[in-house]
RNA sequence: CGGGUUGCGAGUGUGGAUCGCGGCGGUGAAGGUUUUGCCGUCGAGGAAAGUCCGAGCUCCACAGGGCACGGUGCCGGGUAACGCCCGGGCGCCCACAAGGCGACGGAAAGUGCAGCAGAAAGCAAACCGCCGAUGACCCGGUUCGCCGGGCACAGGUAAGGGUGAAAUGGUGCGGUAAGAGCGCACCGCGCUUCCGGAGACGGGAGUGGCAUGGCGAACCCCACCCGGAGCAAGGCCAAAUAGGGGACGAGGGGCUGCCCGCUCCGCUAAGAGUCCCGGGUAGGCUGCUCGAGGUCACCGGUAACGGCGAUCCCAGAGAAAUGAUCCCAUCCGCUUACGCGGAGACAGAACUCGGCUUAUUCCGCAGCCCGUACA
Numbered sequence: 001c002g003g004g005u006u007g008c009g010a011g012u013g014u015g016g017a018u019c020g021c022g023g024c025g026g027u028g029a030a031g032g033u034u035u036u037g038c039c040g041u042c043g044a045g046g047a048a049a050g051u052c053c054g055a056g057c058u059c060c061a062c063a064g065g066g067c068a069c070g071g072u073g074c075c076g077g078g079u080a081a082c083g084c085c086c087g088g089g090c091g092c093c094c095a096c097a098a099g100g101c102g103a104c105g106g107a108a109a110g111u112g113c114a115g116c117a118g119a120a121a122g123c124a125a126a127c128c129g130c131c132g133a134u135g136a137c138c139c140g141g142u143u144c145g146c147c148g149g150g151c152a153c154a155g156g157u158a159a160g161g162g163u164g165a166a167a168u169g170g171u172g173c174g175g176u177a178a179g180a181g182c183g184c185a186c187c188g189c190g191c192u193u194c195c196g197g198a199g200a201c202g203g204g205a206g207u208g209g210c211a212u213g214g215c216g217a218a219c220c221c222c223a224c225c226c227g228g229a230g231c232a233a234g235g236c237c238a239a240a241u242a243g244g245g246g247a248c249g250a251g252g253g254g255c256u257g258c259c260c261g262c263u264c265c266g267c268u269a270a271g272a273g274u275c276c277c278g279g280g281u282a283g284g285c286u287g288c289u290c291g292a293g294g295u296c297a298c299c300g301g302u303a304a305c306g307g308c309g310a311u312c313c314c315a316g317a318g319a320a321a322u323g324a325u326c327c328c329a330u331c332c333g334c335u336u337a338c339g340c341g342g343a344g345a346c347a348g349a350a351c352u353c354g355g356c357u358u359a360u361u362c363c364g365c366a367g368c369c370c371g372u373a374c375a
Stems, first nucleotide, its partner, number of pairs: 001371009010361001012329002015327005021043010045346001049357002052355005057230004070225004074088005089104001090102004105221002110219002112215002127161002129157003134152002137150005169187006188210001189208008234286004244277005251265005293312004298307003330343005
C1' cells in the first nucleotide's frame, strides 16, 4: 500500500443572537378558576421501534404436593433475572487465517416418517454386471483321456456401474472361481481401562471384525424452569340525572320583591317537598419518575462483571411541546492559498429497568489476519 475481518466512537456543539412551543418554580396583572406579562430552570433516541425474552412494581388467586400446557437443553462463570453476556470445549464454514455460525441431551424404550428415482429405504434385497458346479447343446483343437471358447442354467457375489439426500464402515494389501472384515495394516466406530482437566472434553493402551443406517424446531424419553393479568395495573376524592336506604313532613312551587288574586303538585299516604346516608358513572388527583441511575478515577478479575470513592439530577405529558433562521466553532470534500460547498439517514418518549432483534447516515478511530514492496 492492497484485500479481508472484528470492535469502538459520533448521530454535530454546556457557544452566541432573534423569534416560537411544553413542564415546573418564583413574581405581577386581569379576572374569578381561567387567561396573560416577566424572570429562572429543564425539555427525545441509539435505536425512544418490534413488543420477542427476563425483571421491578401493582392487583387477583394460592395449605401442601402432583399432572397437563408451555419453555430451556455442551461446560464453567457473570447477573436481580434471562432464551442475554463473558470465557472455554466440540462440530462446520471461510483460504485448515484473522474470524464467523451452531436448539450442541437421548435414534441400543416404544411409535412414526422418507415424495420422485431406484432391484431394494429398514428387513433385507439383486437391475446391469462379475463368477459359476453341471449339461445328452454349438464352434474350434486333440496324443481320443480331454482342452479352450460360446450358450443354457441350480447357485454364489456385493468388487464395479446405475438411482437417490441417504444403499449396511473407508483406503490399501492379501485372499478367492468371483467376491466379501474372509484375514491383516492404518483411519473411523463400540466397549474396557489409564492419564490430564474444576468440567465440557482431550490424549494413550488394550479389545471387538463392525453389531447400533437417517430424522427428536416428529410424537416421545431424560433433566431443569414456570400461577394469572397488566399503569386501560392499582389507590384516593367525587357532580348532575335515575334507582336504593333513612329521618322530617302538610304544605310546596310558579306568575317581578311584598300583599291580594290566579294556577300546578300534594294533603295521613301508593304522601308533594326538604335534609342525610350508600354504591356506581362523568370528571379530578395519584401511581409518575432518584433509578438493579449517569459520568469520572482507583482496585480485583483474561473477560462479562464486581467493589470503592468523588460528582451529577437528566421529559414526565391532553396519545398534542421538545422548533425555525442567522453567526461562530468543529468535521468532511475541492483548492497552492484566499475561499467555496456540505453536515445526509433511520426515526420520535408515555410506569420503569436489563437484553435481543430489526431500521439507518456523513464519517472517524483502533485491533487482528493474508498478500505485496522497500529498509